[in-house]
Molecule: RNase P RNA; transfer RNA
Organism: Candidatus Limnocylindrales bacterium
RNA sequence: GGAGUGCCACAGGCGGCCGCGGGCCGCGCUUGCGCGGCCUGAGGAAAGUCCGAGCUCCACAGGGCAGAGUGCUGGGUAACCCCCAGCGGGAGCGAUCCCAGGGAAAGUGCAACAGAAAACAAACCGCCUCGGGCGCAAGCCCGCGGUAAGGGUGAAACGGUGCGGUAAGAGCGCACCAGCGGGGGCGGUGACGCCCCCGGCUUGGUAAACCCCACUCGGAGAAAGACCAAAUAGGGGAGGAGAGGCGGCCCGCCUCGCUUGACUCCCGGGUAGGUUGCUUGAGGCGUCCGGUAACGGACGUCCCAGAGAAAUGGUCGCCACGGAGAAAUCCGACAGAACUCGGCUUAUGGGGCGCUCCGGCA
RNA sequence: CGGGGCGUGGCGCAGUUUGGUAGCGCGCAUCGUUCGGGACGAUGAGGUCGGAGGUUCAAAUCCUCUCGCCCCGACCA
Repeated sequence: GGAGUGCCACAGGCGGCCGCGGGCCGCGCUUGCGCGGCCUGAGGAAAGUCCGAGCUCCACAGGGCAGAGUGCUGGGUAACCCCCAGCGGGAGCGAUCCCAGGGAAAGUGCAACAGAAAACAAACCGCCUCGGGCGCAAGCCCGCGGUAAGGGUGAAACGGUGCGGUAAGAGCGCACCAGCGGGGGCGGUGACGCCCCCGGCUUGGUAAACCCCACUCGGAGAAAGACCAAAUAGGGGAGGAGAGGCGGCCCGCCUCGCUUGACUCCCGGGUAGGUUGCUUGAGGCGUCCGGUAACGGACGUCCCAGAGAAAUGGUCGCCACGGAGAAAUCCGACAGAACUCGGCUUAUGGGGCGCUCCGGCA
Repeated sequence: CGGGGCGUGGCGCAGUUUGGUAGCGCGCAUCGUUCGGGACGAUGAGGUCGGAGGUUCAAAUCCUCUCGCCCCGACCA
């Protein structure tokens, strides 16, 4: 200097003038408006709405089936499909990163094309015994069989190497290696790791296919919900014996209804106002302590948007940083709260610190 | 604020359930037919399934993230 990788914080600053939302105080009066002053007013993602909760309602009996989600171990947390530390596997020279990471010897299904054969394997070429034929012979042809060592196909062909063995071969036998199962010892909380012995020789892939196993799970959401007020035609037509309640189904229980008609659909009508929920919260910041860490604890300190279709803006000056330009000067990311938190993901600017690899110089 | 659906040649759609060569109609190009045009007949081009990543031997199809478009939801009686 280049390439890469992990973590961290930030999101220009100060001042003048004009303007907007919310709150408090004061004054004025026409009592809900005007004027003045003070305080306060977007984010790291406010976004996607992908997970997890708080809060609220569904009259808080219950049971079964179906369905959905999660899936190595230990810890963190209010909780989690999140985070931290490990284990195992994979990628990379490396720093480091990725894993939906239980089960394929419980069962079912699937594998196009190619290939002889694609899953209790399979003889196309090849190799070999035997029988027959031809030939002087070497050998060739035909047939019944044996054979997975070799060729070729494929993403994948039923362990690898060597020796023996055989007509040729083959875990057929043996040695070593890989893998699987069983038993034992040691280390670790555990996932798991290391070592020893035995066994049959080997049981392929796919579960982000059905499925099996273990664990977890009601639904709706602030247009939830509570209170007040206003208005009208509480109307007409069709269907109708069931409908609703834990929102998929069944049983059970409860409520309403069965022609004086619950409920559903269609047509028509009315109102689109106020108060509350509404911001003090698993809250922020600082110091110390515990823990490898995520995180937890103690003490101190601060109050930091709550509008209701939506305010958080504009302009001028100076300074700072980066870029473009000869200069004057110009440009400066993604993006805007709507009940509130914890995460994840995505968008995005420049900066700091650590580490790795390569090249050059000394 | 909450919920649901769609995206496949130029246009409208099928295929996604159960993964295995991307198809149909219209349109377009060339040729034939005609005096010429239309219609008709024949032949052909054109997409890699909105984008990215993953699972798998293999993805339009399965899973995750993301982009764009469309639709629905107030209360009273």